[in-house]
RNA sequence: GCUUCCAUGGCUCAGUUGGUAGUGCGACGCAUUCGUAAUGCGUAGGUCGGGGGUUCGAGUCCCCCUGGGAGCU
Numbered sequence: 001g002c003u004u005c006c007a008u009g010g011c012u013c014a015g016u017u018g019g020u021a022g023u024g025c026g027a028c029g030c031a032u033u034c035g036u037a038a039u040g041c042g043u044a045g046g047u048c049g050g051g052g053g054u055u056c057g058a059g060u061c062c063c064c065c066u067g068g069g070a071g072c073u
Base pairs, nucleotide, nucleotide: 001072002071003070004069005068006067007066010025011024013022019056027043028042029041030040031039049065050064051063052062053061
């Protein structure tokens, strides 16, 4: 230098054919217990790496940039 993949709550990952952003863990509250842990129920936390485009509508499609992984030279 070229090709390709990845980037989504604190962490790990889903998100189908473009149509309400979710799971598990964690945090917090309540119940249970003499108390703790475990368990059950509930709550909060995201403008989906950044910018632009297409569209009535973009996490999803297109372009550029940033960061990371792999391969080739």
Annotation
A computed fold for a 73-nucleotide RNA from a Lachnospiraceae bacterium, annotated as transfer RNA. It was read from a public genome assembly. Lineage of the source: Bacteria > Bacillati > Bacillota > Clostridia > Lachnospiraceae. Its Rfam family is "tRNA".